A computed fold for a 477-nucleotide part of an RNA from an uncultured bacterium, annotated as small-subunit ribosomal RNA, 3' major domain.
RNAcentral holds the full RNA, with entries from ENA and SILVA.
Its Rfam family is "Bacterial small subunit ribosomal RNA".
[in-house]
Context: one part of a larger RNA
RNA sequence: UGACGGGGGCCCGCACAAGCGGUGGAGCAUGUGGUUUAAUUCGAAGCAACGCGAAGAACCUUACCAGGUCUUGACAUCCAGUGCAAACCUAAGAGAUUAGGUGUUCCCUUCGGGGACGCUGAGACAGGUGGUGCAUGGCUGUCGUCAGCUCGUGUCGUGAGAUGUUGGGUUAAGUCCCGCAACGAGCGCAACCCUUGUCAUUAGUAGCCAGCGGGCAAGGCCGGGCACUCUAGGGAGACUGCCGGGGAUAACCCGGAGGAAGGUGGGGAUGACGUCAAAUCAUCAUGCCCCUUAUGAUUUGGGCUACACACGUGCUACAAUGGCGUAAACAGAGGGAAGCGAACCCGCGAGGGGGAGCAAAUCCCAAAAAUAACGUCCCAGUUCGGAUUGUAGCCUGCAACCCGGCUACAUGAAGCUGGAAUCGCUAGUAAUCGCGGAUCAGAAUGCCGCGGUGAAUACGUACGCGGGUCUUGCACA
Numbered sequence: 001u002g003a004c005g006g007g008g009g010c011c012c013g014c015a016c017a018a019g020c021g022g023u024g025g026a027g028c029a030u031g032u033g034g035u036u037u038a039a040u041u042c043g044a045a046g047c048a049a050c051g052c053g054a055a056g057a058a059c060c061u062u063a064c065c066a067g068g069u070c071u072u073g074a075c076a077u078c079c080a081g082u083g084c085a086a087a088c089c090u091a092a093g094a095g096a097u098u099a100g101g102u103g104u105u106c107c108c109u110u111c112g113g114g115g116a117c118g119c120u121g122a123g124a125c126a127g128g129u130g131g132u133g134c135a136u137g138g139c140u141g142u143c144g145u146c147a148g149c150u151c152g153u154g155u156c157g158u159g160a161g162a163u164g165u166u167g168g169g170u171u172a173a174g175u176c177c178c179g180c181a182a183c184g185a186g187c188g189c190a191a192c193c194c195u196u197g198u199c200a201u202u203a204g205u206a207g208c209c210a211g212c213g214g215g216c217a218a219g220g221c222c223g224g225g226c227a228c229u230c231u232a233g234g235g236a237g238a239c240u241g242c243c244g245g246g247g248a249u250a251a252c253c254c255g256g257a258g259g260a261a262g263g264u265g266g267g268g269a270u271g272a273c274g275u276c277a278a279a280u281c282a283u284c285a286u287g288c289c290c291c292u293u294a295u296g297a298u299u300u301g302g303g304c305u306a307c308a309c310a311c312g313u314g315c316u317a318c319a320a321u322g323g324c325g326u327a328a329a330c331a332g333a334g335g336g337a338a339g340c341g342a343a344c345c346c347g348c349g350a351g352g353g354g355g356a357g358c359a360a361a362u363c364c365c366a367a368a369a370a371u372a373a374c375g376u377c378c379c380a381g382u383u384c385g386g387a388u389u390g391u392a393g394c395c396u397g398c399a400a401c402c403c404g405g406c407u408a409c410a411u412g413a414a415g416c417u418g419g420a421a422u423c424g425c426u427a428g429u430a431a432u433c434g435c436g437g438a439u440c441a442g443a444a445u446g447c448c449g450c451g452g453u454g455a456a457u458a459c460g461u462a463c464g465c466g467g468g469u470c471u472u473g474c475a476c477a
Stems, first nucleotide, its partner, number of pairs: 001477002004473002007471007015461002019425005026316008034307002042053002064302007073125001077124002079121005087102006105116004127291002130289003136285002138280001140278001141276001143274001148187006154163003167178003193268004198236002201233004207226002212223003239262001242256005318418001322377005328371001334365003339358002344353003384415001389410007431453007
C1' cells in the first nucleotide's frame, strides 16, 4: 500500500421488510446429469452451465455409429498431355458409383496460339468440427451503469509511498459547494444520440361528411377539400427558470404556482482501470503438436428423439372472479413475389378448389383475445382437467416406420393449491389476455417484439445478501 475481520461509523440496491403472483406436489414440453447404446457427436458447470451455442436434428444439417466406396482427392494454385461438354436414355447397385448409348461447347486471335470449362498423369500440395482457450487474436459473460480508476507538476517522507481523491455539507453520481500543500488534467458520471409524452408549422393517392354537391341496397363510393385524426420532416418546450421556507448569504433540500410534462419526465443505446490463467481453437483467424490409401473425402441406413432414475426452465391445470353455447365491440407492431393470397364453392373440420388484388399507409395474412350481453351448468374428480390410447383423415416434403404438424369421432389418466426450501416484481410495473416476427419445405409451451385490461404495498434499515466510502486491528501478500 492492499487484502481480510462472526471490528466500528456513514450510505446505497426488489437486499430485507410491506405486498402481489409463482416455482418446489400433478401431467406434458424442453435442457442437463446419470444410465444404456454400435453410436446415443461436441462444447457450456455456483452466482455468471442446464428452453445455453441450436433464430428451428425425418434425409440434408451432422461433426457420431455400422456397412459400401475414393486416394493430388469434395475444394485452391502451379506443370504436361488431351478437346473433351452440359443434359438425357438403358442396365447393375441401397446409393455413391460403374458400364454402354444419344449428344459433341463457347470467347479472343497476328492462325503461332491464348482463355473459360472438362478429362488423364506426375508431384509440389490440398484437407482435418483432430489436440492445446493454461501458447494466442478477435468476440463475450461477470462484479456493475457500481462510482470509481489514474496522471503531470509541486510538497512531505531515507524509502515503500503519501498528498491531490481526506475533512464539513450535498447528490443518482469523485454530482456540486465550502475548507485544505496543493494546483491542474485524463478515463469514467452527466450531457450530446434514438424513442415516447405536449404544441404550433411544412406537406397531403391513409383520414373526414367536419362544411358543400352527387349517387346508394351498402362502404369516403365519387366530385371536391386538408379542418381534424394520422403519417414524417424541420422547430418550440423543462432550465430549479419563478415564488415562499430551510441552509454557511453556498451547493442543495422542502413546499407552491404555471405547465402536456418538474427537479435525471418514462424507456433505450452507451459498460472506466481492472477481476475471475472465467467462456470460446466447433463462427472466424492463428503458433505449436498430431493424421496423410486416413483423424481427409463420398454414400446408404441408423443415431443425436434411448429410459429404472435425479435436477433446472417452462406450458396446461386442479375450477364458479369459472367451463360451455349464442350473437355483438375495440388494438398495436410486423410480414408478403419460388410470396401473401380475398370473394365465392365443397368439406363437421384440418383442408381442398378457385384465383381477384398486391413489390403494398392502396391488396392480403386478419379473426384480435380477455371484455360486455343473454342462456346453461350448481360444487361433483363434475358440462373441471386434458394426458394416454384407438379409428378415420388433412398438409408439407423424393420420403413422416424409427422420428413431423394439424383435424374429426371415441377414450378420458394424474391432478381438489403443493413439505423443507426458493424466485420475480415499486406503475402503465406485477398479474392476466391475445397478436406478430426471425429461423423455416414442414415442424414452438422457446426466443425476440407488439398492444388490450390493469392492481396491492414500501413503517422503516434491527437482521440475512451484495456493493461503496472513512477508520481500526492484523496470523496474510